């Protein structure tokens, strides 16, 4: 040190449960330990997830109505796909930054 031990001193705390909180993803306190050499902090670029702006967009979708050349067309609403906006996550990766110890290298 950009390294990481069957070391030493310690640290953090997954899932799950309970309380509080948020529209939600989630957050937080306590319990609890799957694990972690940064599983300390930040949130750069992504990934994933949520909500919504009111627009656009996707569909052999659902409902209602109108019309009709009889199986088509049109309108509205809901759902759905993608995009946009705002968030969440970081113990998903990447990036920045600080830090204990010193065996091997």
């Nucleotide at each position: 040190c950009a390294c990481g031990a069957u070391a030493a001193a310690g640290g953090c705390a997954a899932a799950c449960c309970u309380g509080c909180u948020g529209c939600g993803a989630g957050g937080u306190a306590g319990g609890g330990a799957c694990g972690c050499a940064a599983a300390g902090c930040c949130g750069u670029g992504a990934g994933u997830c949520u909500c919504u702006u009111u627009g656009a967009u996707u569909g052999a979708g659902a409902g209602a109505g109108u019309u009709u050349u009889c199986u088509g067309a049109c309108u509205c609403u809901c759902c759905u796909u993608u995009u946009u906006g705002a968030g969440a996550u970081u113990g998903u990766c990447u990036g920045g930054u600080u830090g204990c110890c010193g065996a091997a290298g």